[in-house]
Description
Predicted 3D model of an 86-nucleotide RNA (c-di-GMP-I riboswitch aptamer) from Propionispora vibrioides. It matches the Rfam family "c-di-GMP-I riboswitch aptamer". Its family is annotated with cyclic-di-GMP binding in the Gene Ontology. Model confidence (mean pLDDT): 82 of 100.
RNA sequence: AAGGAUAUUCGGCAAACUUAUUGAAAAAUAAGGGCGCAAAGCUAUGGGUCUACGGACUUUUUGUCUAUGAUUGCCAGGUUGCUCCA
Numbered sequence: 001a002a003g004g005a006u007a008u009u010c011g012g013c014a015a016a017c018u019u020a021u022u023g024a025a026a027a028a029u030a031a032g033g034g035c036g037c038a039a040a041g042c043u044a045u046g047g048g049u050c051u052a053c054g055g056a057c058u059u060u061u062u063g064u065c066u067a068u069g070a071u072u073g074c075c076a077g078g079u080u081g082c083u084c085c086a
């Protein structure tokens, strides 16, 4: 240094839910909270999934399609890191 592992150390993150705010929505942010996670750190690059303001179509009601939106705690890729093997 690569790699392997989570027995151990210091710890880290934070599901559902609640409150406030933003957003058309999906959802996100902050505080509380703790389901879990060896990358549940970062990245929207590939795939999947969610939403449809706007746009197109449709028989006006209505409905269908569509991502430029979202999801990294859906799966991968890229990249960075802690402890031990030492």
Base pairs, nucleotide, nucleotide: 003085004084005083012037013036017032018031019030020029021028022027035073041079042078043077045076046075047074048071049070050069054066055065056064057063
The source organism's lineage runs through Bacteria, Bacillati, Bacillota, Selenomonadales and Propionispora.